[in-house]
RNA sequence: CCAGACGGCUGGAUUACCGCGCUGCUGAGGGUAACCUCUUCAGGGAGGAAAGUCCGGGCUCCACAAAGAGACGGUGCCGGCUAACGGCCGGCGGGGGCGACCCCAGGGAAAGUGCCACAGAAAGCAAACCGCCUGAGCUUGUCUCAGGUAAGGGUGAAAGGGUGGGGUAAGAGCCCACCGCGGGACCGGCAACGGAACCGGCACGGAAAACCCCACCGGGAGCAAGACCGAAUAGGAACGGCAGGCCCGUGGCGUAAGCCAUAGCGGUACAGCGCCUCUUUGCGCCGUCGUUCGGGUUGGUUGCGUGAGGCGUUCGGUAACGAACGUCCCAGAGGAAUGGUGAUCCAUGGGAUUUGAUGGGACGGGCUCCCAUCCCCAGGACAGAACCCGGCUUAUAGGCCGUCUGGCAGC
RNA sequence: GGUCGGAUGGCAGAGUGGUGAUGCAGCGGCCUGCAAAGCCGCGUACACCGGUUCAAUUCCGGUUCCGACCUCCA
Repeated sequence: CCAGACGGCUGGAUUACCGCGCUGCUGAGGGUAACCUCUUCAGGGAGGAAAGUCCGGGCUCCACAAAGAGACGGUGCCGGCUAACGGCCGGCGGGGGCGACCCCAGGGAAAGUGCCACAGAAAGCAAACCGCCUGAGCUUGUCUCAGGUAAGGGUGAAAGGGUGGGGUAAGAGCCCACCGCGGGACCGGCAACGGAACCGGCACGGAAAACCCCACCGGGAGCAAGACCGAAUAGGAACGGCAGGCCCGUGGCGUAAGCCAUAGCGGUACAGCGCCUCUUUGCGCCGUCGUUCGGGUUGGUUGCGUGAGGCGUUCGGUAACGAACGUCCCAGAGGAAUGGUGAUCCAUGGGAUUUGAUGGGACGGGCUCCCAUCCCCAGGACAGAACCCGGCUUAUAGGCCGUCUGGCAGC
Repeated sequence: GGUCGGAUGGCAGAGUGGUGAUGCAGCGGCCUGCAAAGCCGCGUACACCGGUUCAAUUCCGGUUCCGACCUCCA
C1' cells in the first nucleotide's frame, strides 16, 4: 500500500432574531363547579434506535393470588451474570474459511404413535429387477425352473458401516489391519465434554420448526390499567347461559294423594356467581353472568418521572457483571411542544484553475509529474418521546479510533 | 397508545408438508339464420426475505401492506 475480520465511539458545530410547549415564583383574569388561562423573570426541552410490539419485569385492577392437579403456551449443550428473560459472558460439540474470525431452535428417535410423495425389485419387520454363481430339465437358447449372493449396475434426498487385503462356486464383518460406531470401567474437568487402552463384528437411517416424552418457567388483563372531583340522565328494557332446592302464590289435570306449567324472588342458604377448568381453605353478593338496545356526558385532576437513574474514581472478576466512595437532577404533551429564517465554519460531492502561492508524495537535497487547499455551486442518513425500565430485531448518509489476519513492495 | 386477525388468478373462495380445487368474469371452439343458455378447452395465482426439511402455500423467524376491537358515568 491492497484485500479483509472484529470491537467501540459519533450521528453536524457556533451564533442572531422570531416563535412553541413544560416546571417554579410574582401579579392579574376566567368558569356553576372540579379547576383553568395570561403576563414578568429563571431553569430545562427527542433517540441510538424514541420504530416493530418480539421477549422479560415494575406498576395497576381482577376480593387475596394461598395450596394441589389438569389444560394451554413457552424455553431447551454446560457453567456463570441478572430483578427477570427466549438476553448477555465464558466454555464444550458440530459446520464454514488459507487466516483473523464467523454460523448453529444444539435435550430425547434402543418409551410409544404416525410420516418418508414420485421413481424403484425393495423405504424401515428390509429387499433379488438386471447382473454374478451352483444345480436340474430339454425344446440347446438373448430358454425355463429351484436355490445362493447386497461385490457391481440401475432408482432415489436416503438402499442398513468405509478403504485395502485374505477368503469363496460366486459373494458377504465370513476373517484380518486402519478408520468410524457401540459398551462398561479408568484418567482429566464443577459440568457439557475430552483422552488413551480394553471388549463387541455392526446391532442403532432421517425427521421432534409431526404428535409426543423428560426437565424447567408462566394466574388473567392492560395507563383507553386504575383512583378522585364536577355536571347531567331513566341506577331503565329485552334475550340467553348456569342453578332452579324448601315455603308461599297463580293456572291446568286428577275423586284424592299428587303431577305438570308459570313467575326471578317474598323468605332462607346447603345452590349459584365472583377474569382458563377442577378440588381444598378463607371472603363477598343474595340470584348471578353474558349479549344487545336505550339514557347522560364528550369536562377537570391524578397515575406522570429520584429511577433495577446518569457521570467519574478505586477495588474484585478472564468476562458478562458486582461492590464502595464522590458528584448531578436531566423532556413530560394530551390532536399532542421540541420549530422557522439568516450568517460563519466542518464532513462530503461536482465544476473551474495550469500563470500564482502553500503543503504532501515510504533516509536527505534538486528537477519533473501527480494530489490537496486558496475560487464557484450543491449540501446533512434513518427517523419523532405518549406510564416506565432491561433486552432482541429492523432502518441508518457519512466520519473517527483501536486490535488483529492474509498478500505485495521500499529502506 | 394498546389488543387481535388476515394476505392464494381480474373478483370471490377451499386446501395446512408430496403436480393448488371450485364458481363468476375474460378468451377460443362446438351448437344457432344470429344471439342467449348449454357443452369442451385456455392462462406467469400462494405479499416479500431468510431458516428447518429430501421436499414449504402449509412449519419457524423477520419485513411490508390491509382490516377489526378497546373512552367515561349511572